RNA sequence: GCGCCCAUAGUUCAACGGAUAGAACGGGAGAUUGCGGAUCUUCUGAUGUAGGUUCAAUUCCUACUGGGCGCA
Numbered sequence: 001g002c003g004c005c006c007a008u009a010g011u012u013c014a015a016c017g018g019a020u021a022g023a024a025c026g027g028g029a030g031a032u033u034g035c036g037g038a039u040c041u042u043c044u045g046a047u048g049u050a051g052g053u054u055c056a057a058u059u060c061c062u063a064c065u066g067g068g069c070g071c072a
Base pairs, nucleotide, nucleotide: 001071002070003069004068005067006066007065010025011024012023013022018055026044027043028042029041030040031039048064049063050062051061052060
């Protein structure tokens, strides 16, 4: 330099182009307990950036950024 793959909560993962973007773990509060742990309830928090297509984009297209793999 060229090609391919990936990018969603703090972490690990979901989401036929259409529902309020969900789950587990984590964190906060409460219940329970003599105090903890465990358990239960509740809250918290995310689509890498910029454009395009579409009535509608996490999803499709382009460029860029970052990461991984291969070739040279």
Transfer RNA from a bacterium, 72 nucleotides, folded computationally. Its mean pLDDT, the model's own confidence on a scale to 100, is 81. Its Rfam family is "tRNA". It is annotated as a transfer RNA. RNAcentral holds the sequence, with entries from ENA.